[in-house]
RNA sequence: GGGCCCGUAGCUCAGUGGAUUAGAGCAUCGCCCUUCUAAGGCGAGGGUCGCGCGUUCGAAUCGCGCCGGGCCCG
Repeated sequence: GGGCCCGUAGCUCAGUGGAUUAGAGCAUCGCCCUUCUAAGGCGAGGGUCGCGCGUUCGAAUCGCGCCGGGCCCG
C1' cells in the first nucleotide's frame, strides 16, 4: 500500500428485508419482601446507533470519505 470483518446504553450483545417510539441481559438507582444481608418481585434513569457527507418522503440499516480495532496479502 491492497482486501475482508467489526464499531449500537457503564459491560456483553440483538436488530443490518429502509417506516412499530431504538431493544435484551447484567450493572446502577428507587420501592416491596426480609430481624439484617443475599436471593426474589415491581419500577425508573441511561444512546445524537464511531464521525462527516450523500441517496430517499423517511437511514442503526443503502452509497462515499475519514477514524479506531482485528485478520490476511504484498

Predicted 3D model of a 74-nucleotide RNA (transfer RNA) from a Deltaproteobacteria bacterium. It matches the Rfam family "tRNA". Gene Ontology term of the family: triplet codon-amino acid adaptor activity. Its mean pLDDT, the model's own confidence on a scale to 100, is 80. The RNAcentral record of the sequence draws on ENA.